[in-house]
RNA sequence: GCCGCUGUAGCUUUAACGGUAGAGCAACUGUCUUGUAAACAGUAGGUUGCGGGUUCGAAUCCUGUCAGCGGCU
Numbered sequence: 001g002c003c004g005c006u007g008u009a010g011c012u013u014u015a016a017c018g019g020u021a022g023a024g025c026a027a028c029u030g031u032c033u034u035g036u037a038a039a040c041a042g043u044a045g046g047u048u049g050c051g052g053g054u055u056c057g058a059a060u061c062c063u064g065u066c067a068g069c070g071g072c073u
Stems, first nucleotide, its partner, number of pairs: 001072007010025004019056001027043005049065005
């Protein structure tokens, strides 16, 4: 230098073909307990790595770029 894969909540991840971004764990609040844990009920948390384009509508399609991993020279 060229090619491929990956990037979504604090962590692990779902969402084939474009149509309300969800789950588990963790966190917080409440109930229960002498207290803690467990259990149960609930709450909050995401500019889908970043920029641009296409579209009525983009995590998804196109393009540029960044980071990580792998391959070729």